[in-house]
Context: one part of a larger RNA
RNA sequence: GACGAACGCUGGCGGCGUGCCUCAAACAUGCAAGUCGAGCGGAGUUAAAAGAGGUAGCGAUACUUUUUUUAACUUAGCGGCGAACGGGUGAGUAACACGUGGGCAACCUACCCAGAAGUUUGGGAUAACAACCCGAAAGGGUUGCUAAUACCGAAUAAUAUCGCGUGGCCGCAUGGCCUCGCGAAGAAAGAAGGCAACUUCGCUUUUGGAUGGGCUCGCGGCCCAUCAGCUAGUUGGUAAGGUAAAGGCUUACCAAGGCGACGACGGGUAACCGGUCUGAGAGGACGGACGGUCACACUGGGACUGAGAUACGGCCCAGACUCCUACGGGAGGCAGCAGUUGGGAAUAUUGGGCAAUGGGCGAAAGCCUGACCCAGCGACGCCGCGUGAGGGAAGAAGGCCCUAGGGUCGUAAACCUCUGUCAUCGGGGACGAAGGAUGUGACGGUACCCGAGGAGGAAGCCCCUGCUAACUACGUGCCAGCAGCCGCGGUAAUACGUAGGGGGCAAGCGUUGUCC
Numbered sequence: 001g002a003c004g005a006a007c008g009c010u011g012g013c014g015g016c017g018u019g020c021c022u023c024a025a026a027c028a029u030g031c032a033a034g035u036c037g038a039g040c041g042g043a044g045u046u047a048a049a050a051g052a053g054g055u056a057g058c059g060a061u062a063c064u065u066u067u068u069u070u071a072a073c074u075u076a077g078c079g080g081c082g083a084a085c086g087g088g089u090g091a092g093u094a095a096c097a098c099g100u101g102g103g104c105a106a107c108c109u110a111c112c113c114a115g116a117a118g119u120u121u122g123g124g125a126u127a128a129c130a131a132c133c134c135g136a137a138a139g140g141g142u143u144g145c146u147a148a149u150a151c152c153g154a155a156u157a158a159u160a161u162c163g164c165g166u167g168g169c170c171g172c173a174u175g176g177c178c179u180c181g182c183g184a185a186g187a188a189a190g191a192a193g194g195c196a197a198c199u200u201c202g203c204u205u206u207u208g209g210a211u212g213g214g215c216u217c218g219c220g221g222c223c224c225a226u227c228a229g230c231u232a233g234u235u236g237g238u239a240a241g242g243u244a245a246a247g248g249c250u251u252a253c254c255a256a257g258g259c260g261a262c263g264a265c266g267g268g269u270a271a272c273c274g275g276u277c278u279g280a281g282a283g284g285a286c287g288g289a290c291g292g293u294c295a296c297a298c299u300g301g302g303a304c305u306g307a308g309a310u311a312c313g314g315c316c317c318a319g320a321c322u323c324c325u326a327c328g329g330g331a332g333g334c335a336g337c338a339g340u341u342g343g344g345a346a347u348a349u350u351g352g353g354c355a356a357u358g359g360g361c362g363a364a365a366g367c368c369u370g371a372c373c374c375a376g377c378g379a380c381g382c383c384g385c386g387u388g389a390g391g392g393a394a395g396a397a398g399g400c401c402c403u404a405g406g407g408u409c410g411u412a413a414a415c416c417u418c419u420g421u422c423a424u425c426g427g428g429g430a431c432g433a434a435g436g437a438u439g440u441g442a443c444g445g446u447a448c449c450c451g452a453g454g455a456g457g458a459a460g461c462c463c464c465u466g467c468u469a470a471c472u473a474c475g476u477g478c479c480a481g482c483a484g485c486c487g488c489g490g491u492a493a494u495a496c497g498u499a500g501g502g503g504g505c506a507a508g509c510g511u512u513g514u515c516c
Base pairs, nucleotide, nucleotide: 001515002514003513005512006511007510008509009508012385013384014383015382016381017380018378019377020343025341026340027339029338030337031336034081035080036079039078040077042075043074044073045072046071047070048069049068050067051066052065053064054063055062056061088296089295090294098220099219100218101217102216103215104214107213108212112209113208114207115206116205117204118203119202120154121153122152123151129144130143131142132141133140134139161184162183163182164181165180167178168177169176170175190201191200192199193198222268223267224266229259230258231257234256235255236254237253238252239251240250241249271293272292273291274290275286276285277284278283298319299318300317301316302315321332322331323330324329349375351374352373353372357371358369359368360367361366388418389417390416391415398409399408400407401406422457424452425451426450427449428448432443460505461504462503463502464501466485467484471500472499473498474497475496481488482487
């Protein structure tokens, strides 16, 4: 000097930041991922029209029941997209995990953009629903019915794919690119508006792009040699399998290799970086907030779905723990935001809003969004401001000291004249809001502006032997105590305690801890 700090004393205001460093301990409660009715069949509510029936009435008509159609709204289920993002944490990991620079002639990429070609024709189910049944519940079974942009056939196939063949160009080996011929296998889904033409949104195949990823290589960054030898899929080859893809990635066979004092193997510690702190620099230490990458999601294992996961708020199995139970059986996972208990020197509200920015879905309106934007709490940090200004005695009172003359606190106070920041009260009152128009602000009656009154409501903490800026008195008497180091205290202590005075910093000041 610095800090995600803590502790002691003290504490007026504001702005911007920042806040479980310990138990990757356990978690009550609420919320944190949905959306689309313009994919689909139902179900329900309301309204209108038409038809039929009933009641009252002489009648017009009124009330009511029911059917159909239309419209609006709602949505359990099927279906689509999203849920792999966003948010958290740092346990593990010394590794191609990260950083940096290359490579893939060995790869994938939903949605998006540009181009090319298509969107033909059939079929069978199933949930919802209904009936019955089982179960305390969670949930499940049987039978029957129905739809689709759900599922399955057939047709067509420009480019692309595969096989065979032809020609050309090129390369770093395996080979790559381009032209042409023949053959093989392979697609699709419709919806809304409109009288219609058609328009819009989709769907399928394919090329290129964009974006995101996968794999691989060189180099780089901890400690211990009181760890010196390590290795059997081990090292290489052939063949096959597997993957989006190279590869012992896996398997069979063959060979006997591979690594190591330029530190293998083992042990310890640790997420890595941009950066942060310090330092004249070289360097050292650190990696909290913010940004990039990685890893993890109660512990261990596994795959499914999917463009993408081996998936925090998905599934299965095992385990520990907690809860419910009718004892047969079930349910759960805050290292999301708040919050609770525990641990600890120590770390916040079970707040408001989707107004903005961004994300998901949707044609849109819109819905969802503890991401985010705000507010709350904490002097935890940085910055700014205030606690008044001018005048006022050879100097009140009082305190302290004194050589008893005086000195000092001290222009300090009183007193006089002013000012009005901050705080308080009253009035006005935003920007942030952008999209064709209207409308739309959580923050917030906030910031800011105007006015009112009155010096009123606002100063402490540490130190004073030397280092080191600041001295006297009394008390104490190696006691009580101080202390960062040297050291003070045993009767005149500037070093202990108190007072007066002084020095330093100031809404803080000291102490402790850690790093340079």